[in-house]
The part of an RNA shown here (small-subunit ribosomal RNA, 5' domain) has 504 nucleotides and comes from Aeromicrobium sp. PE09-221. It was read from a public genome assembly. Taxonomically the source falls in Aeromicrobium (Bacteria, Actinomycetota, Actinomycetes, Propionibacteriales). Its Rfam family is "Bacterial small subunit ribosomal RNA". Its family is annotated with structural constituent of ribosome and ribosome in the Gene Ontology.
Context: one part of a larger RNA
RNA sequence: GGACGAACGCUGGCGGCGUGCUUAACACAUGCAAGUCGAGCGGUAAGGCCCUUUCGGGGGUACACGAGCGGCGAACGGGUGAGUAACACGUGAGCAACCUGCCCUUCUCUUGGGGAUAACCAGUGGAAACGCUGGCUAAUACCCGAUAUGACUCUUGCACGCAUGUGUGGGGGUGGAAAGUUCUGGCGGAGAGGGAUGGGCUCGCGGCCUAUCAGCUUGUUGGUGAGGUAGUGGCUCACCAAGGCGACGACGGGUAGCCGGCCUGAGAGGGUGACCGGCCACACUGGGACUGAGACACGGCCCAGACUCCUACGGGAGGCAGCAGUGGGGAAUAUUGGACAAUGGGCGAAAGCCUGAUCCAGCAACGCCGCGUGAGGGAUGACGGCCUUCGGGUUGUAAACCUCUUUCAGCACCGACGAAGCGAGAGUGACGGUAGGUGCAGAAGAAGGACCGGCCAACUACGUGCCAGCAGCCGCGGUAAUACGUAGGGUCCGAGCGUUGUCC
Numbered sequence: 001g002g003a004c005g006a007a008c009g010c011u012g013g014c015g016g017c018g019u020g021c022u023u024a025a026c027a028c029a030u031g032c033a034a035g036u037c038g039a040g041c042g043g044u045a046a047g048g049c050c051c052u053u054u055c056g057g058g059g060g061u062a063c064a065c066g067a068g069c070g071g072c073g074a075a076c077g078g079g080u081g082a083g084u085a086a087c088a089c090g091u092g093a094g095c096a097a098c099c100u101g102c103c104c105u106u107c108u109c110u111u112g113g114g115g116a117u118a119a120c121c122a123g124u125g126g127a128a129a130c131g132c133u134g135g136c137u138a139a140u141a142c143c144c145g146a147u148a149u150g151a152c153u154c155u156u157g158c159a160c161g162c163a164u165g166u167g168u169g170g171g172g173g174u175g176g177a178a179a180g181u182u183c184u185g186g187c188g189g190a191g192a193g194g195g196a197u198g199g200g201c202u203c204g205c206g207g208c209c210u211a212u213c214a215g216c217u218u219g220u221u222g223g224u225g226a227g228g229u230a231g232u233g234g235c236u237c238a239c240c241a242a243g244g245c246g247a248c249g250a251c252g253g254g255u256a257g258c259c260g261g262c263c264u265g266a267g268a269g270g271g272u273g274a275c276c277g278g279c280c281a282c283a284c285u286g287g288g289a290c291u292g293a294g295a296c297a298c299g300g301c302c303c304a305g306a307c308u309c310c311u312a313c314g315g316g317a318g319g320c321a322g323c324a325g326u327g328g329g330g331a332a333u334a335u336u337g338g339a340c341a342a343u344g345g346g347c348g349a350a351a352g353c354c355u356g357a358u359c360c361a362g363c364a365a366c367g368c369c370g371c372g373u374g375a376g377g378g379a380u381g382a383c384g385g386c387c388u389u390c391g392g393g394u395u396g397u398a399a400a401c402c403u404c405u406u407u408c409a410g411c412a413c414c415g416a417c418g419a420a421g422c423g424a425g426a427g428u429g430a431c432g433g434u435a436g437g438u439g440c441a442g443a444a445g446a447a448g449g450a451c452c453g454g455c456c457a458a459c460u461a462c463g464u465g466c467c468a469g470c471a472g473c474c475g476c477g478g479u480a481a482u483a484c485g486u487a488g489g490g491u492c493c494g495a496g497c498g499u500u501g502u503c504c
Stems, first nucleotide, its partner, number of pairs: 001504004006500005013371006019364002021329001026327003030324003035072003040069002043065002047063001048061005079282003089206007098199002103195008111145004120135006151174010180187003208254003215245003220242008257279004261272004284305005307318004335361001337360003343357001344355004374404004384395004408445001410440005418431001421428002448493005453474003459488005469476002
């Protein structure tokens, strides 16, 4: 000198764009953050409509739809950085050892039956959470059968390779599929092949400190067989062998999410990993599996623990490292806001519903950038202040005064793009009466901070008298202090200026 997710002191006009718990992965009141589909199903709690009524109600419709069965989603999106020195990450390869819902594409099929169960009704237990018993019913829920390329197994050919092998054809056997709905145009269902997307696994190389850690290891290293998995593998197990790693730093200890990047620097390098993007890990702490294409699952389940809450004492409920917000910690970090209008996501044929993702608004000079606080003229160099050699000098064209302008802020009127979307049409914008435009009035509402001994740009007076104080280093102050305090003047920056901390 540059930089910062900064903080502190003094000061503070406006706008745009960003950014904002770095500390306690501390504890959390309250609200919201994941639903949707009636074009899968039985239905009808509420509303609408129609009929009826003794005005209590009753019936119908399915416009619609609470709860329920069923499907898809809930594994995405959002948060955090605790753990992790590891194939976690980055980069480059490999899988002849693998999986992949929804989507695209190709081919084939979509056949015959059955038994339940929630809702509901009746009864009943419990303070509650939540149940229990009996009875009725439906399905794209569940089960059985038929047929089937493929699968597995036996057998027989062909082609090829990269070692195990891979691809492809014929025959025999074994066990395997489906679902309907509808406005007849579709939407679906099952099997198989290919694609796309997403993932899984393996390997080479790369990136911290410590030897005041020198030896480490028994599923350890390898083999055979088996189990398990989507799949390879000591992943697990039985048996066998005795191996494997290490000064090219094993093992141990400390620290740490990694990268694209960011800061600095001419570069090499050094530092760093906040915001944005990719990957990983975690979700009160520890463990476990279930469901599923996908989880060992933040707003799912079970067990244990700590903590908090409710209780009728028998028993129950909870998990903000989602968005706001509260307490606490701290030098320190925001609103319990608006909207789904746009973008994107889930569901749905669609309308649409949901979406604290997102888009916006609010707060904060926290940062960057832009603008303003007026412009021109104006000397008798006014008054006042300060200094003075008492002549004057300086503040200073500065002010007053004259002429002019009106950005920004203010007031009034007009007023968007974002919607080329959605919808049959009518209509439909949170931001927002915002931005912007036009007009009005008036210099009117808007300047401070640090410094002035040298480094380092800017000097005098007074006060003080090794006191009070200053200070980044050197050093100032003990009676004329350009170094302390005040004033005048000056210098440098300017809605900021300084200080502190950290990095280069």